[in-house]
This record gives sequence, C1' cells and structure tokens, in this order.
RNA sequence: CACUUAUCCAGAGCUGGUGGAGGGACGGGCCCUGCGAAACCCAGCAACCUGCAAUGUACAAAGCAUUGUGUUGGUGCUAAUUCCCACGGAGAAAGUUCCGAGAGAUAAGAA
Repeated sequence: CACUUAUCCAGAGCUGGUGGAGGGACGGGCCCUGCGAAACCCAGCAACCUGCAAUGUACAAAGCAUUGUGUUGGUGCUAAUUCCCACGGAGAAAGUUCCGAGAGAUAAGAA
C1' cells in the first nucleotide's frame, strides 16, 4: 500500500499555552479563520482494542457474553450529520424527502 469485519445524526476548551496562515480528504458548493488556521503541549471525550470490577454461562478452571469503570494502557477524536452533493433507485410541478452503493475516516485482525 492493498484485504476482511465493525462503526460513522451522540460526545469533547467558540474561555488554556506555543505558533503565525491557512483549514474543513479529493471535485463542486457552502463554511471556519489575525476576535488567531495548520502543527505541538496541556485539558477533555469515549469509537475500537486492552486492563480492572460485577453478573451470567460453565462441575471447577480456562474461555465466552453483558454491564460498569477514564481508575490501566494502545490508537483515535474534540465547528457544522462523514458540513452538503456526487453514482443508482423511489417519490416530487419546483423546492424538499427516503433507500442503497461508491469514496473517505477510525479501530481490530490476518498476511
């Protein structure tokens, strides 16, 4: 890099520090931003795995499942539904709505 599975309408400083012009994946829109972008640190959230605890299953142990815990750790995340749309379908005078896919992001796994 590619593959498989799961999730993506919730949550987390618009009030921290450094920094100094970009950012929201790409394209089209529409937004955020010197009333301070990206990045780093602090702080926070809890998506996945893990640790711990309880319950259940189990003859026992191991294992498994559920719930709780941010009290353990590993990644991640902390404007707007993945900000909206794209491709297909249904509906629709227009506006508008719904479903599915594609693409993307995150985690775990195997290789």
This is a predicted structure of a 111-nucleotide RNA (SAM riboswitch aptamer (S box leader)) from Candidatus Atribacteria bacterium UBA6251. The source organism's lineage runs through Bacteria, Pseudomonadati and Atribacterota. It matches the Rfam family "SAM riboswitch aptamer (S box leader)". Rfam's curators write: The SAM riboswitch is found upstream of a number of genes which code for proteins involved in methionine or cysteine biosynthesis in Gram-positive bacteria. Of the family's consensus pairs, 91% are formed in the model. The coordinates come from a structure-prediction model, not an experiment, and the mean pLDDT is 78.